[in-house]
A computed fold for a 76-nucleotide RNA from a Chloroflexota bacterium, annotated as c-di-GMP-I-GGC riboswitch aptamer.
């Protein structure tokens, strides 16, 4: 480099509840942990949502893929 261990330090934190924003999809913040080795960051290209109604303007990185960065090291 690949790869991920019944390793270790260390991070994140879905459901659901509470406050808040937003017509909505959602997003913040706080309790909460299903899980995650990129569950760190990008909306570029599919998807899937949402508002509007003709191709617009949103969301969703915890839905793939791609782009950039990144802790740790046991076998192979």
């Nucleotide at each position: 480099u690949c790869c991920g261990a019944a390793a270790a330090a260390g991070g994140c934190a879905a459901a659901c509840c509470c406050a808040u924003u937003g017509u909505g999809a959602a997003g913040u913040g706080g309790g909460g942990a299903c899980g995650c080795a990129a569950a760190g960051c990008u909306g570029a290209g599919g998807a899937u949502c949402u508002g509007g109604g003709u191709u617009c303007a949103g969301a969703u990185a915890g839905u793939c893929u791609g782009g950039c960065u990144g802790c740790c090291g046991a076998a192979g």
Its Rfam family is "c-di-GMP-I-GGC riboswitch aptamer". Gene Ontology term of the family: cyclic-di-GMP binding.
The coordinates come from a structure-prediction model, not an experiment, and the mean pLDDT is 86.